[in-house]
RNA sequence: CACGUGCUCCGGGGGCGGUGGAAUUCCGCACCGGCGGUGAAAGUCCGCGAACCCGGCGUCGCUGGGCCGAGAGGUCCGGAGGACGCGGGGCCGAUCCGGUGGAAUUCCGGGACCGACGGUCAGAGUCCGGAUGAGAGGAGCAUGGC
Numbered sequence: 001c002a003c004g005u006g007c008u009c010c011g012g013g014g015g016c017g018g019u020g021g022a023a024u025u026c027c028g029c030a031c032c033g034g035c036g037g038u039g040a041a042a043g044u045c046c047g048c049g050a051a052c053c054c055g056g057c058g059u060c061g062c063u064g065g066g067c068c069g070a071g072a073g074g075u076c077c078g079g080a081g082g083a084c085g086c087g088g089g090g091c092c093g094a095u096c097c098g099g100u101g102g103a104a105u106u107c108c109g110g111g112a113c114c115g116a117c118g119g120u121c122a123g124a125g126u127c128c129g130g131a132u133g134a135g136a137g138g139a140g141c142a143u144g145g146c
Base pairs, nucleotide, nucleotide: 001145003144004143005142006141007140008139009138010137015029016028017027018026030126031125032115033114034048035047036046037045043113044112052090053089054088056086057085058084059083060082062079063078064077065076066075067074068073095111096110097109098108099107117129118128119127
């Protein structure tokens, strides 16, 4: 130090009121914004991640049959998809105007918009749950290499 390997830690925020028999779900007002990138700082640009859907591979386990063997067991051909791990594909929301500037859909001013699945006495970005999970990635330690 563009690097390889192993390991450790970190890694998502947000609500009150009204109506009602019943809603933190409706209505009103309010609030929130993961990760990397970018001529300059992004929920809305370019990508990524989680959820959901569909294949693949490996290990272990389950199961039917053949053959060998005295037996223990070995070996070969299948079946179903249980556990764990690895990896791929699909799906995947929403921004404009003005200003400054060399440069900004990122800053400043103004106005908009978006938000998985399951649950619920009544419809959820904000409640409960899968989740003390997973994870884009970030930081660090050790070691190898140059």
Overview:
The RNA shown here (FMN riboswitch aptamer (RFN element)) has 146 nucleotides and comes from Pseudolysinimonas kribbensis. The prediction has a mean pLDDT of 84. The model forms 100% of the base pairs in the Rfam consensus.